Context: one part of a larger RNA
RNA sequence: GAUUGAACGCUGGCGGAAUGCUUUACACAUGCAAGUCGAACGGUAACGGGCCUUUCGGGGUGCCGACGAGUGGCGAACGGGUGAGUAAUACGUAGGAACGUAUCCAGUAAUGGGGGAUAACGCACCGAAAGGUGUGCUAAUACCGCAUACGCCCUGAGGGGGAAAGCGGGGGAUCGCAAGACCUCGCGUUAUUGGGGCGGCCUACGUCUGAUUAGCUAGUUGGUGGGGUAAAGGCCCACCAAGGCGACGAUCAGUAGCUGGUCUGAGAGGAUGAUCAGCCACACUGGGACUGAGACACGGCCCAGACUCCUACGGGAGGCAGCAGUGGGGAAUUUUGGACAAUGGGGGAAACCCUGAUCCAGCCAUUCCGCGUGGGUGAAGAAGGCCUUCGGGUUGUAAAGCCCUUUCGGUGGGGAAGAAACGGCGAGCGCUAAUACCGCUUGUUACUGACGGUACCCGCAGAAGAAGCACCGGCUAACUACGUGCCAGCAGCCGCGGUAAUACGUAGGGUGCGAGCGUUAAUC
Numbered sequence: 001g002a003u004u005g006a007a008c009g010c011u012g013g014c015g016g017a018a019u020g021c022u023u024u025a026c027a028c029a030u031g032c033a034a035g036u037c038g039a040a041c042g043g044u045a046a047c048g049g050g051c052c053u054u055u056c057g058g059g060g061u062g063c064c065g066a067c068g069a070g071u072g073g074c075g076a077a078c079g080g081g082u083g084a085g086u087a088a089u090a091c092g093u094a095g096g097a098a099c100g101u102a103u104c105c106a107g108u109a110a111u112g113g114g115g116g117a118u119a120a121c122g123c124a125c126c127g128a129a130a131g132g133u134g135u136g137c138u139a140a141u142a143c144c145g146c147a148u149a150c151g152c153c154c155u156g157a158g159g160g161g162g163a164a165a166g167c168g169g170g171g172g173a174u175c176g177c178a179a180g181a182c183c184u185c186g187c188g189u190u191a192u193u194g195g196g197g198c199g200g201c202c203u204a205c206g207u208c209u210g211a212u213u214a215g216c217u218a219g220u221u222g223g224u225g226g227g228g229u230a231a232a233g234g235c236c237c238a239c240c241a242a243g244g245c246g247a248c249g250a251u252c253a254g255u256a257g258c259u260g261g262u263c264u265g266a267g268a269g270g271a272u273g274a275u276c277a278g279c280c281a282c283a284c285u286g287g288g289a290c291u292g293a294g295a296c297a298c299g300g301c302c303c304a305g306a307c308u309c310c311u312a313c314g315g316g317a318g319g320c321a322g323c324a325g326u327g328g329g330g331a332a333u334u335u336u337g338g339a340c341a342a343u344g345g346g347g348g349a350a351a352c353c354c355u356g357a358u359c360c361a362g363c364c365a366u367u368c369c370g371c372g373u374g375g376g377u378g379a380a381g382a383a384g385g386c387c388u389u390c391g392g393g394u395u396g397u398a399a400a401g402c403c404c405u406u407u408c409g410g411u412g413g414g415g416a417a418g419a420a421a422c423g424g425c426g427a428g429c430g431c432u433a434a435u436a437c438c439g440c441u442u443g444u445u446a447c448u449g450a451c452g453g454u455a456c457c458c459g460c461a462g463a464a465g466a467a468g469c470a471c472c473g474g475c476u477a478a479c480u481a482c483g484u485g486c487c488a489g490c491a492g493c494c495g496c497g498g499u500a501a502u503a504c505g506u507a508g509g510g511u512g513c514g515a516g517c518g519u520u521a522a523u524c
Stems, first nucleotide, its partner, number of pairs: 001524004006520005013371006020363001021329001026327003030324003035074003040071002043067002047065003050061004081282003090207007099199003104195008112146001114144002121136006152161003166187006174181002208254003215245003220242008257279004261272004284305005307318004335361001337360003343357001344355004374404004384395004408465001410460005418451001423445008468513005473494003479508005489496002
């Protein structure tokens, strides 16, 4: 000199953009943060409607809109947080072969016929509660066989094995009392092939300090055979061999998430890893598996432990390193806000629902950037202050006065972009028996804004509301007076102060920066 997620002291007008627990991975009150689908299912607790009934109080009925609880599907493995652990099971770069993949895209082949249960619900019962037991009824895209098998899997190549589920829209003829059959379209389901993206695994090289850590290692190193896994492999096991690593630093100890980057520097390098992005690890502490395409799972389960809470003492409940917020720690770090309008995510055919992701707003000079606190004129060089050699000098064009302007702020009006999609209507094309339904393209059109009456624009009044902080001995820009008298004090280094202190304190003046200025801490 540059820099900071800074803090402290004094001071503080406005706006834009960004950042904001670096410390106790300490403990957490309260609310919210993951749901959705009735176009899978049996149904109907509440609400609204229809119908029936009524003693006019009401009652009944799933018939309809819808839908609590329940079965079932998908999601909950994403998104969000934190950096405790980890020095290599991590990360970065470059390669590799022995793998998996729900949803998505493209292709091929199917979607035939049956069965037995169970929750909800009813009844009975246990428990303080959390919750649970027995019995009876019932449905499905829940569950289980049978049939079939282009391709698929196993094989001793003869053969053997294995699947599915329906739901919704529309309809001319034919059948049917009707439901419907039947046809067709859309969504789904099953098997399999390929792709895409994503993930698991392996190898090489690189990645802090200590030798006052020199030897380390028995599943250890390799082989054979097995087991296990989606998959190679001592990953695990039996047997066999005695190997493997190490001064090119093994092992041990300490410290630490890694990278793109960030800061500094001419560079080489040094330091660092907040915000943003990629990867990893963790979710009260330790261990474990279940479900699933995917977890050994932050807001799932089980066991153990510590802690907190409820209890009828028998037993139960909980996990903010999600967003806010509280206590504590600390020099120190924000609101228990608004909205799903946009972007994105989950579910759904869709409407739509959910979304503390996100988008916004609030707080803080924490940082960066921009603007303002007025402009011109004005010598009687006013008054006052300070100094003085008492002549004067200085503050100083500074003020006053006169002439202007009105940014920002105040006030009164107007007032956005961010929002075109989904939807409606028309036309064309495709599908089809079909001018129906559905899909695609195109034209036209309606609705939807948290921010926010915000940004921005126009008017009005009036210099009106807006300057401080540090320093002035040398380094280092800037000097005098008084007070003090090695005292009180200053100080980054040299050093000032013991009666004329430009170095302490105050005043006048000056210098530097300026909504900031200094100090402290830290890095180059």